[in-house]
Context: one part of a larger RNA
RNA sequence: CACCGCCCGUCAAGCCAUGGGAGUUAGGAGUACCCGAAGCCAAUGACCUAACCCGCAAGGGGAGGAGUUGUCGAAGGUAAGACUAAUGACUGGGGUUAAGUCGUAACAAGGUAGCCGUAUCGGAAGGUGCGGCUGGAUCACCUCCUU
Numbered sequence: 001c002a003c004c005g006c007c008c009g010u011c012a013a014g015c016c017a018u019g020g021g022a023g024u025u026a027g028g029a030g031u032a033c034c035c036g037a038a039g040c041c042a043a044u045g046a047c048c049u050a051a052c053c054c055g056c057a058a059g060g061g062g063a064g065g066a067g068u069u070g071u072c073g074a075a076g077g078u079a080a081g082a083c084u085a086a087u088g089a090c091u092g093g094g095g096u097u098a099a100g101u102c103g104u105a106a107c108a109a110g111g112u113a114g115c116c117g118u119a120u121c122g123g124a125a126g127g128u129g130c131g132g133c134u135g136g137a138u139c140a141c142c143u144c145c146u147u
Stems, first nucleotide, its partner, number of pairs: 003110001005107001008103002011100001013097004018092003023087005031079004039072001041070004047065003052061003113134009
């Protein structure tokens, strides 16, 4: 730079992040069930066995073992969900960007005073109805205070 001022919203354009979104992909963890290695434990143990006991011996007892079965059990598999991340046609607003579009709502009584709540209507600012506030100008009157 002071009304040739200031200023509001829609629309259009660029950029940024973000909400919704049929879904899609990936991830780690949990749950239920299936299967179940090694090993521990338990049961069994007709087969095996030097030590201990009985017996002259054969053998018997005891104890131990192979084997078998079971509980637990890593990995693996199946199922339905939950969570996290990325992505997703389309869609919602938000922010931002000297000089785009439409109007002119607010600031002076801003040209219908403004604002708040609410209902409703409208390209948009906004309009209208109802209730409320003065943080309204102007004119007149009244009351009070100071000089």
This is a predicted structure of a 147-nucleotide part of an RNA (small-subunit ribosomal RNA, 3' minor domain) from an uncultured Clostridia bacterium. Its mean pLDDT, the model's own confidence on a scale to 100, is 81. Rfam family: Bacterial small subunit ribosomal RNA.